């Protein structure tokens, strides 16, 4: 210099034919309990790496770019 592959809530992921984002742990409340932990309920928190296009609508397509693994030269 060329190719791939990741990058979605504090952390580990999902989200596959475009239709207004979801689990699990953590966290904050409240119940249970003598008090913790465990159970149960319920709440806060992400605009999905930036930036631009397509499109009635895009985490999902296009294009640039940035990081970080892998391959090749």
């Nucleotide at each position: 210099c060329g190719g791939g592959g990741c990058g979605u809530g504090g952390c580990g992921c999902a989200g596959u034919u475009g239709g207004u984002a979801g689990c699990g742990c953590g966290c904050g409340g409240c119940g249970u309990u003598u008090g913790g932990g465990a159970c149960g309920c319920u709440g806060a928190g992400g605009u999905c790496g930036c930036a631009g296009g397509u499109u009635c609508a895009a985490g999902u397509c296009c294009u640039g770019u940035c990081g970080c693994c892998c391959c090749g030269a």